RNA sequence: GAUCCUGGCUCAGAACGAACGCUGGCGGCGCGUCUUAAGCAUGCAAGUCGGACGGUAGGCUGGGGCAACCUGGCCGAGAGUGGCGCACGGGUGAGUAACACGUAGGUGAUCUGCCUUGGGGUUGGGGAUAGCUCAUGGAAACAUGGGGUAAUACCGGAUACGACCCUUCGGGUAAAGCCGGAGGGGGAAAGGUGCUACGGCAUCGCCCCUGGAUGAGCCUGCGGUCCAUUAGCUAGUUGGAGGGGUAACGGCCCACCAAGGCGACGAUGGAUAGCCGGCCUGAGAGGGUGGUCGGCCACACUGGGACUGAGAUACGGCCCAGACUCCUACGGGAGGCAGCAGCUAAGAAUCUUCCGCAAUGGGCGCAAGCCUGACGGAGCGACGCCGCGUGGACGAAGAAGGCCGGAAGGUUGUAAAGUCCUUUUCUCGGGGAGGAAUAAGCUCGGGAGGGAAUGCCCGGGCGAUGACGUUAACCGAGGAAUAAGCCCCGGCAAAUUACGUGCCAGCAGCCGCGGUAACACGUAAGGGGCAAGCGUUGUUCGGAAUCAUUGGGCGUAAAGGGCGUGCAGGCGGUCGUGCAAGCCUGGUGUGAAAGACCUCGGCUCAACCGAGGAAGCGCGCCGGGGACUGCAGGGCUAGAGUUCAGGAAGGGAAGCUGGAAUUCCUGGUGUAGGGGUGAAAUCUGCAGAUAUCAGGAAGAACACCGGUGGCGAAGGCGAGCUUCUGGCCAUGGACUGACGCUGAGGCGCGAAAGCGUGGGGAGCAAACAGGAUUAGAUACCCUGAUAGUCCACGCCGUAAACGAUGUGCACUAGGUGUCGGGGGGUUACCCUCGGUGCCGUAGCUAACGCGAUAAGUGCACCGCCUGGGGAGUAUGCUCGCAAGGGUGAAACUCAAAGGAAUUGACGGGGGCCCGCACAAGCGGUGGAGCAUGUGGUUUAAUUCGAUCGUACGCGAGGAACCUUACCAGGAUUUGACAUGCGCCGGAAUGCGCCGGAGACGGCGCCGCCCUUCGGGGCCGGCGUGCAGGUGCUGCAUGGCUGUCGUCAGCUCGUGCUGUGAGGUGUUGGGUUAAGUCCCGCAACGAGCGCAACCCUUACUGUCUGUUGCCAACGGGUGAAGCCGGGAACUCAGACGGUACUGCCGGUGACAAACCGGAGGAAGGUGGGGAUGACGUCAAGUCAGCAUGGCCCUUAUGUCCUGGGCUACACACGUGCUACAAUGGUCGGUACAGAGCGUUGCGAAACCGCGAGGUGGAGCCAAUCGCAGAAAACCGGCCUCAGUACAGAUUGGAGUCUGAAACCCGACUCCAUGAAGUUGGAAUCGCUAGUAAUCGCGCAUCAGCACGGCGCGGUGAAUACGUCCCCGGGCCUUGUACACACCGCCCGUCACACCACCCGAGUCGGGGGUACCCGAAGUCGCUAGUCCAACCGGUAACGGGGGACGGUGCCGAAGGUUCGCCUGGUGAGGGGGGUGAAGUCGUAACAAGGUA
Repeated sequence: GAUCCUGGCUCAGAACGAACGCUGGCGGCGCGUCUUAAGCAUGCAAGUCGGACGGUAGGCUGGGGCAACCUGGCCGAGAGUGGCGCACGGGUGAGUAACACGUAGGUGAUCUGCCUUGGGGUUGGGGAUAGCUCAUGGAAACAUGGGGUAAUACCGGAUACGACCCUUCGGGUAAAGCCGGAGGGGGAAAGGUGCUACGGCAUCGCCCCUGGAUGAGCCUGCGGUCCAUUAGCUAGUUGGAGGGGUAACGGCCCACCAAGGCGACGAUGGAUAGCCGGCCUGAGAGGGUGGUCGGCCACACUGGGACUGAGAUACGGCCCAGACUCCUACGGGAGGCAGCAGCUAAGAAUCUUCCGCAAUGGGCGCAAGCCUGACGGAGCGACGCCGCGUGGACGAAGAAGGCCGGAAGGUUGUAAAGUCCUUUUCUCGGGGAGGAAUAAGCUCGGGAGGGAAUGCCCGGGCGAUGACGUUAACCGAGGAAUAAGCCCCGGCAAAUUACGUGCCAGCAGCCGCGGUAACACGUAAGGGGCAAGCGUUGUUCGGAAUCAUUGGGCGUAAAGGGCGUGCAGGCGGUCGUGCAAGCCUGGUGUGAAAGACCUCGGCUCAACCGAGGAAGCGCGCCGGGGACUGCAGGGCUAGAGUUCAGGAAGGGAAGCUGGAAUUCCUGGUGUAGGGGUGAAAUCUGCAGAUAUCAGGAAGAACACCGGUGGCGAAGGCGAGCUUCUGGCCAUGGACUGACGCUGAGGCGCGAAAGCGUGGGGAGCAAACAGGAUUAGAUACCCUGAUAGUCCACGCCGUAAACGAUGUGCACUAGGUGUCGGGGGGUUACCCUCGGUGCCGUAGCUAACGCGAUAAGUGCACCGCCUGGGGAGUAUGCUCGCAAGGGUGAAACUCAAAGGAAUUGACGGGGGCCCGCACAAGCGGUGGAGCAUGUGGUUUAAUUCGAUCGUACGCGAGGAACCUUACCAGGAUUUGACAUGCGCCGGAAUGCGCCGGAGACGGCGCCGCCCUUCGGGGCCGGCGUGCAGGUGCUGCAUGGCUGUCGUCAGCUCGUGCUGUGAGGUGUUGGGUUAAGUCCCGCAACGAGCGCAACCCUUACUGUCUGUUGCCAACGGGUGAAGCCGGGAACUCAGACGGUACUGCCGGUGACAAACCGGAGGAAGGUGGGGAUGACGUCAAGUCAGCAUGGCCCUUAUGUCCUGGGCUACACACGUGCUACAAUGGUCGGUACAGAGCGUUGCGAAACCGCGAGGUGGAGCCAAUCGCAGAAAACCGGCCUCAGUACAGAUUGGAGUCUGAAACCCGACUCCAUGAAGUUGGAAUCGCUAGUAAUCGCGCAUCAGCACGGCGCGGUGAAUACGUCCCCGGGCCUUGUACACACCGCCCGUCACACCACCCGAGUCGGGGGUACCCGAAGUCGCUAGUCCAACCGGUAACGGGGGACGGUGCCGAAGGUUCGCCUGGUGAGGGGGGUGAAGUCGUAACAAGGUA
């Protein structure tokens, strides 16, 4: 890298009271302050009744009066008394975890105005008081006093069927305040209007009683949030009996008595929250939610309080306190939009200070009617849902333009234009539904009752009223006319190209894009999607089986509690009986409406609306059933247990005993070391160690047996004996009769280390010291050594406490060991129970593996898990003497972290095997001088490339100019070079002269071809397409090359196997140089590689013999194949032959093969070469060539002169020459091969010391030439010296090439004679014709070779062997590596940022304890003040009663106090996370180098 699994993150869907960005044609229906229950200007939102009452201002009108004025009639606002309403409707969600809500019940413990059923009544009196008037105080709000007045206001009297109270009797009930009878007591009222025959009648009211309906109060079962890091809470608390209070039960309240009540089935506390019908999502189960509509609750600036009333503890009432705002004359007052609209602030964000009571509904009224921001409508907002439109048909020259393409062409695209058509929408105009039913009133018909009228009941007809509204719908006219955007196009995920940009700018939901070819950024074109919208953001559900009831897991991925015992709880054998709680079933009540679903219907459809139906899985009640569970009671023995007869064992505790070893002490023998290590040292020893013998002391641990074995719940348990004690197993009886399993908490046990107290201490040994090692070494190693290890008692309570596997029971093939027991047996063995191992079937598992000792199949119960890091941390609580343990988060951060297996790579893992890899050997390099290349430096330039191996005598197989790409200067611009077109001119070229450094320029001279006569070829000039570039990118490429590596490997088809990656084959046993061959084998075959085929060399045959050769014959020379000739030999060259483990022996498996031998010129691929598999290194080359893209275009092109590439304080690589005597030098004298030669090689001869010159024979070469090979060999000299070694350097003189040797050539001669005396660490080549050594040739080339490529001459040494170094092959193993060990990766430190913890404190919030003060107000008391009705009294006055005042209990706010919870902030401290690069080491991953 790939795979399977686990696991998190992310996306595609739907939804929304939304917001934001871009855009915006119309209509219908909905919705619209989610934020501060923040504050509010202004207007409106609850009144009405004159048919309850008195009565006024004012108006109209009449009479008197000149007028002021007096007097009568009618209408009569506002205000007042009174009645009803204001407790509805409307708003909001703060509070509330509660009988608040939902659901089902109870009320035999209750109330209920208006409405309604039925019954009865409506009698006769009285005293006041608003208004009004007079007056007073006040800025105002408002208040006070005098006078007088009405009522359906108020008061008492009469009457009383019921009701109510007391007594009593009967019925009934679980209980009664229920029903019925009798007696006694006791409480009412209001009138108005119409009609009238004036008697009354009718109607609306009023009073008492009764039933209903409606509404409400109270009580109860069940249900719906989080936190246990909230575990205990409670004093009116729980109950009793008595009283008070209420419509009513009640500890609701009070005194007294008792001591209870609640809680792990979660009390108390904290946090959050209005609840529901429903709504969203989902296959469902579920999850989320409670906006609009509907039901309930709560609240009305904050807190407290009562009054009135049928009903309130009252949103638009009252009182008090507080905060805030406003008015004020400073004395006091006023206010409450969470009603409708509107404003301010807040915020991402949410509307008009609209119209109307026409409809629906509500209040009042006999009614007309009045009121109604409820409501009906309109307005604003694409906020949502639904519908419609922005045109339709035809139209190919496939127009133009755009984009892409080298071109052809493609695409936009029938799209447009154009032609024909339509008119929804739009504009203008026109008439024009429905929402309106009926009220009053009129009228008709019927009916009850009455003496009649008004009236009452039922039905029909007529009969006013429209905010919306310029309504909807329709008709006419006009005209394609008014109307398209947004997002996306790398994968997920539908849709691709170009340009720009160059890790920039930017994108991004996740993965990730961008560093010069970007399908991912930006733009364009094209495409995809949706569409009056489209995207984004936020939120919810889904996907997510990712909290798993449906529907998950826990050996190794996260997850089994360390082990037991056991209370609660959960679960529980078998057979009858009863009950009927669960369960099943039938019926019934409820489950409001709306919504959702089905059907039908109304708006043209739809959204929307209407009707009917079904459903509502729930709860209650009645009945039935009786299997199963449960409960009660009775049996049974298979579960469990007891007992008797046996057995094995390191089970536990205490006591006693034993030997070996170690150390120490004493003594003896004995002498120089011992000890320790990789090697050492510290240490010890002549003061006698170590060693050895004897004796003694001490403590700890128990060799052999010993085991894969035994025991125990686990931890754990090992010498022997005794005592005490626990458990277990088997067999056979007897007994009990389900007594069982599991087990949250609790309790107990619990290795090592550690802690406390006291002992003990031989050995071992943290810490510590010393010695080593090391860059360091606070380690590993060594010498010592203290806690500790041991005992007693007490703590601790953890662990990789592991089988990483909870306990129990049952079921499901076998095989084979072993321990204990039993049975059978013809002693071989077989059967069986209980343990303990291995292998394995089915099955399971992601795989590994498990597999009757389950990780299989089931049941029961417990524990635990939910991505990684942060973190087992912080904090709280708790345990502990401490160390520390238990419980146990969050912020923040990451897109992963993991498991198993696979293929590679790697390992200071293993095995096997190769290679000049080491070793063995020979010669070098590294030191010197020089040559050459490179780095560096320098320079105007020192052109460029190559850079570990695999760059560095490499590209260079030839840099003085040229080359040349670099630099300086001088020139040039269609160009030095190619080609096309237009125009003009002329040959070109060569030569000469002049200027110039030259390029170049000027002048002059010589000087064409073809032709159809137009012109063409060729050349020059001007212009235009274009040329040109060694400019960039070898990380865009082709081709070629290097390297691993001439290594033996790399693959495929089919089959088999594995969920899969993949494996098998290719592994294994042999063998080979080789995946070479043989054998085996779930493989069988095949391909690219290996080998062979090719070249060369070695032997040989045949053929051919010139220029080669010369044996025999002849000739000939001083000599020579020199000549005739010869074809033998050598040789040349062409074609063949030969070698194949073929033969023999041995080894091996009978194979392959190996070893030895024979023969052979040669053996086991004979030597050498060519030949380089799949691939690796983004290896090298854009400067050899080719080539995409980019860049330059009077220059980055081109030409020229000169310079540079040759620089030089240095460093490295590769070489040459040496340092000498195996040498140097001088002289003599042999023997090659392979090449090269006509602008060439150049002989002889002559000249020169020489390089060389002159010369020119011969040779296009087996013919001639280069060309003398050298080392060797023979002889002379040198004699160990910086030399007769070595030759650098320098001076001088020359030669040759070349236009030209200054920078900067080679060579020669003379002179000069440097360093160097064998080269540190290190390092290279070579295994035979090799190394070493010697010369020769060739390419390049005018000249220049120490380099390169070839050639031959002379010609060794060594290889025991594979331990080690390097490289490689195969198998195997481990792995946290996979850009693959030059990998990965850890911690401190330094820096930046972020969130968090602690923190001296400090500032808030909440709720609580105790106490103080104590408003309003209810209730209680009251001795003070005042008082119409009633009573007594002639009266005065008294009584009863009331009001005020006073006072007491309670009591909000406030104050003081203490502790608790919680938030903000905080010097400083602490760790954590992240970050491109930093510092130190190397801990982990391979035996990671000390597992």
Predicted 3D model of a 1491-nucleotide RNA (small-subunit ribosomal RNA) from a metagenome.
It matches the Rfam family "Bacterial small subunit ribosomal RNA".
The RNAcentral record of the sequence draws on SILVA.
Its mean pLDDT, the model's own confidence on a scale to 100, is 87.